This is a predicted structure of a 264-nucleotide RNA (Bacterial large signal recognition particle RNA) from a Lachnospiraceae bacterium.
RNA sequence: CCGUGCAGCCGGGGAGUUAGCGGCUCCCUGUACCUGAAGUCCGCUAUAGCAGGGGUGAUGCACCGGCGAGGGUAUCAUUCAUAUGCAAAUGCCUCCGGUAAGUGACGUUGAUAUCCGGGUCUUACGCGGCGGGAAUCCACGAACCGUGUCAGGUCAGGAAUGAAGCAGCACUAAAUGGAAUCUCCCGGGUGCCGUAAGGGUGCCUGGAUUGAGUUAACUGCCGGAGAAACAGGUGUAUUUUGAUGUUCGACCCGGUGCGCACGG
Numbered sequence: 001c002c003g004u005g006c007a008g009c010c011g012g013g014g015a016g017u018u019a020g021c022g023g024c025u026c027c028c029u030g031u032a033c034c035u036g037a038a039g040u041c042c043g044c045u046a047u048a049g050c051a052g053g054g055g056u057g058a059u060g061c062a063c064c065g066g067c068g069a070g071g072g073u074a075u076c077a078u079u080c081a082u083a084u085g086c087a088a089a090u091g092c093c094u095c096c097g098g099u100a101a102g103u104g105a106c107g108u109u110g111a112u113a114u115c116c117g118g119g120u121c122u123u124a125c126g127c128g129g130c131g132g133g134a135a136u137c138c139a140c141g142a143a144c145c146g147u148g149u150c151a152g153g154u155c156a157g158g159a160a161u162g163a164a165g166c167a168g169c170a171c172u173a174a175a176u177g178g179a180a181u182c183u184c185c186c187g188g189g190u191g192c193c194g195u196a197a198g199g200g201u202g203c204c205u206g207g208a209u210u211g212a213g214u215u216a217a218c219u220g221c222c223g224g225a226g227a228a229a230c231a232g233g234u235g236u237a238u239u240u241u242g243a244u245g246u247u248c249g250a251c252c253c254g255g256u257g258c259g260c261a262c263g264g
Stems, first nucleotide, its partner, number of pairs: 001264006008056003011029005019045005033053004060258007070248008081238006090231002093226007101219003104215003113209008121198006127191002130187005136179004146171004154163003
């Protein structure tokens, strides 16, 4: 100097879990083999993964220091978000009253205001009409308890004749049915009716005077009442952000140290 083989190495870290270590898991760095199993787990024991295979084997490995990504944790503050509790002045919401700034509607085909009249309203009277009833007319209508006439028959009589009287016929009563409105009575949410008196809140309508506002439907504003816990306030818990302390700490940089065996 070359070759072969072995040690070493072929990522690291945080959290979690664990008696502890490593792995599978989550996360941060980084690019630094493969396969199998592994969370009420898998394998180990301070020399701390197991099983199998592969690569490298001195610009590789170990240690110390520096820098410091990032993670955990404690405290504080503030921000964000969620959940929950509390109280009741406020906002929001609903309702009532007022106002009239805006919108809308009505208005010189006359707003508002004033005056006069009438209607609607009440009472009384009158007229008409409607409904009901009575009266009126017609029809029908009495085995006997209506009238008239009363065959037959009955009774009285010596006879003549007389008496009562059934059926039938006629006329009617009660009842029933129909017709009409010339008469009377009662009643009314009766009438584009009439008269008088009363009433006058509201509505409609006619006329006269004046000449530009009226309304409060919606928005806005003011006052009051009500309820609910949405906003706002406050407390707690969790979360986010930031600061400080502490803990672990990758990559990178610097320094130091370092093999073993065999063969040629």

The coordinates come from a structure-prediction model, not an experiment, and the mean pLDDT is 76. It is recorded under the gene name ffs. Rfam family: Bacterial large signal recognition particle RNA. For this family Rfam cites "Kinship in the SRP RNA family" (Rosenblad et al., RNA Biol, 2009). The family's RNA type in Rfam is non-coding RNA gene. From the family's description: The signal recognition particle (SRP) is a universally conserved ribonucleoprotein involved in the co-translational targeting of proteins to membranes. The organism belongs to Lachnospiraceae, within Bacteria. RNAcentral holds the sequence, with entries from ENA. Of the family's consensus pairs, 91% are formed in the model.